This is a predicted structure of a 77-nucleotide RNA (transfer RNA) from an uncultured Latescibacterota bacterium.
It matches the Rfam family "tRNA". The family's RNA type in Rfam is transfer RNA. The family is grouped with related families in Rfam's "tRNA clan".
The coordinates come from a structure-prediction model, not an experiment, and the mean pLDDT is 82.

Formats: sequence, C1' cells, structure tokens
RNA sequence: CGAGGUGUGGCUCAGUCCGGUAGAGCACCUGCUUUGGGAGCAGGGGGCCGGGGGUUCAAAUCCCUCCACCUCGACCA
Repeated sequence: CGAGGUGUGGCUCAGUCCGGUAGAGCACCUGCUUUGGGAGCAGGGGGCCGGGGGUUCAAAUCCCUCCACCUCGACCA
C1' cells in the first nucleotide's frame, strides 16, 4: 500500500442479510432462604449500537467518510 473481517450494557456475544419498541448469558444491586459464606428463588438497575454525514415517516440494520483492532497479500530490509 491492497483485500477481507470485527466494533452493540462491566465481560462474552445475538440481532444487521429482508429498516418498524435494543436483547441473552455471566456479572452487579435489593429481598427471601442460611448461624454466616456459597448455592438457590424472586425482583431491579445499567447500552443515544466506534465517530461524523446522508437517504427515509422511521436506521444497530441501507449509502458515504473517518478511527481502532484482527487476518491475508504485496513492498522494504
């Protein structure tokens, strides 16, 4: 430099193809249970979806651009 992929709660990831109320597990908080811890049960909080712009009545989802990371290739040595 070229090609491809990834970016969504604290963590690991769905959801994107085919636009229509943002989710799961774990973690966290509260209560119950227990002598206490752990486990279990019930309830709850937390994300403007990497940044910006565009299309649309409506964008995590489509388009453009930028950023970060990963893989492959080329180049240099």